[in-house]
RNA sequence: UGAGUAGGACAGAUGAUCGCUGCCUGACGGUCAUGUGAAAGCAUGACCCAAGGGAGAGGAAAGUCCGGGCUUCGCAGGGCAGGAUGCCGGAUAACGUCCGGUGGAGGCGACUCCAAGGCUAGUGCAACAGAAAUAUACCGCCGGCUAAGCCGGUAAGGGUGGAAAGGCAGUUUAAGAGACUACCGUGCGUCUGGUAACAGACGCAGCCAUGUAAACCCCAUCCGAAGCAAGACCAAAAAGCAGAACGAUACGGCUGCCCGUCGUGUUCUGCGGGUAGGUUGCUUGAACCGUCUGGCAACAGACGGUCUAGAUAGAUGAUCAUCCACGACAUAACCCGGCUUAUCGUCCUGCUCAAUUA
Numbered sequence: 001u002g003a004g005u006a007g008g009a010c011a012g013a014u015g016a017u018c019g020c021u022g023c024c025u026g027a028c029g030g031u032c033a034u035g036u037g038a039a040a041g042c043a044u045g046a047c048c049c050a051a052g053g054g055a056g057a058g059g060a061a062a063g064u065c066c067g068g069g070c071u072u073c074g075c076a077g078g079g080c081a082g083g084a085u086g087c088c089g090g091a092u093a094a095c096g097u098c099c100g101g102u103g104g105a106g107g108c109g110a111c112u113c114c115a116a117g118g119c120u121a122g123u124g125c126a127a128c129a130g131a132a133a134u135a136u137a138c139c140g141c142c143g144g145c146u147a148a149g150c151c152g153g154u155a156a157g158g159g160u161g162g163a164a165a166g167g168c169a170g171u172u173u174a175a176g177a178g179a180c181u182a183c184c185g186u187g188c189g190u191c192u193g194g195u196a197a198c199a200g201a202c203g204c205a206g207c208c209a210u211g212u213a214a215a216c217c218c219c220a221u222c223c224g225a226a227g228c229a230a231g232a233c234c235a236a237a238a239a240g241c242a243g244a245a246c247g248a249u250a251c252g253g254c255u256g257c258c259c260g261u262c263g264u265g266u267u268c269u270g271c272g273g274g275u276a277g278g279u280u281g282c283u284u285g286a287a288c289c290g291u292c293u294g295g296c297a298a299c300a301g302a303c304g305g306u307c308u309a310g311a312u313a314g315a316u317g318a319u320c321a322u323c324c325a326c327g328a329c330a331u332a333a334c335c336c337g338g339c340u341u342a343u344c345g346u347c348c349u350g351c352u353c354a355a356u357u358a
Base pairs, nucleotide, nucleotide: 001354002353003352004351005350006349007348008347009346010345012323013322014321015320016319017318018317020056021055023053024052025051029048030047031046032045033044034043035042036041058329062340063339065338066337067336068335069334070227071226072225073224082223083222084221085220086219087101088100089099090098091097102116103114104113105112106111117218118217122216123215124212125211126210138158139157140154141153142152143151144150145149166184167183169181170180171179185207186205187204188203189202190201191200192199193198231280232279233278234277240271241270242269243268244267245266246265250264251263252262253261254260287306288305289304290303291302292301293300294299324327
């Protein structure tokens, strides 16, 4: 210098004006409540309010795919069904996440990727090709005979296929074959190292058979349900209904008249309804930043500092000026940890490979 690899930071900048949503201070004044007072008034508190001050989306706020907090309901204990996960160890509130390893795959390398238990429990499936797909002799090879053929042996060679009797070299043989031998592979056992996955060494077994479990299934572990429109508190008004009290004999019914009684009236109480509406949940939190300590790391602990949206039809915007690299994906709605997906670009750090120069 070029090519690459892993990780991190930022997400147009500055200024002015006008708006929007909370919070704080709050003049003059107004309203309400309480206390005091004979009253006027006074005192205290709350609310409204001019004005001022200060704060105001993201790395993914997204998809709502996992996990947890919180809330209500359920729950003696156990099982079935269903779902998820699946090498080992660790981290964590928890996880299907993360970290460190093991094994496998890719790359010269830095490094990246893996749903990585069990087809030696059972069942299923394997198109086409091929003689034959779990069982077989098409060609070839060898032997025999009644010989253009037939019978027997043979999985070494050819051909088909993703897959054809573990591979390869030899011995044996009519030709061959784990039939036998060495090495490699596989399985089992012992020992050694490691917390473990596993690795290495030694020994035994001649290997009755391929693949597929993101096929059914088996094994192990985990999982109660619903979700802030959860839930908690305060709590009207109108109609209607019930009760009580008052007033009174006005009207109507029983009843032609009197008494009595019922309904219509007014007021209060309750139901109506825990509804409308309001308050709360709501943002101080497994929080963030810095330093130190422990740990390879994820992470944990100690100390110091910071307060960082909280709306409810839903605010975080608009205009102008200057500058540049001309600005992407996208807008909180109970909160948090992850995953996945989208993203104009800019910058920083570690490492690898190649070439060149000193």
This is a predicted structure of a 358-nucleotide RNA (Bacterial RNase P class A) from Alistipes sp. The coordinates come from a structure-prediction model, not an experiment, and the mean pLDDT is 75. The RNAcentral record of the sequence draws on ENA. It is recorded under the gene name rnpB. The source organism's lineage runs through Bacteria, Bacteroidota, Bacteroidia, Rikenellaceae and Alistipes.